A computed fold for a 72-nucleotide RNA from Coemansia asiatica, annotated as transfer RNA. RNAcentral records the identical sequence in 2 taxa. The coordinates come from a structure-prediction model, not an experiment, and the mean pLDDT is 84. Taxonomically the source falls in Coemansia (Eukaryota, Opisthokonta, Kickxellomycetes, Kickxellaceae). RNAcentral holds the sequence, with entries from ENA and Rfam. Its Rfam family is "tRNA". Rfam classes the family as a transfer RNA.
RNA sequence: GCCCUUUUAGCUCAGAGGCAGAGCGUCAGUCUUGUAAACUGAAGGUCGUCGGUUCGAUCCCGUCAGGGGGCA
Numbered sequence: 001g002c003c004c005u006u007u008u009a010g011c012u013c014a015g016a017g018g019c020a021g022a023g024c025g026u027c028a029g030u031c032u033u034g035u036a037a038a039c040u041g042a043a044g045g046u047c048g049u050c051g052g053u054u055c056g057a058u059c060c061c062g063u064c065a066g067g068g069g070g071c072a
Stems, first nucleotide, its partner, number of pairs: 001071007010024004018055001026042005048064001050062003
């Protein structure tokens, strides 16, 4: 330098063109003499950036940036 792949909650990851989810974690409650466990509930997201297509984009296309890999 070229090519492929990836970027979504604090962490690990799902996700279909129609206003985003799970597990773990955090917080609160129930339970317990108390802690843990268990159960219930809640908070937490400009879906990496900037453009494009579309009535509508996390999803499709392009650019840039970060991570991983291959070739030279």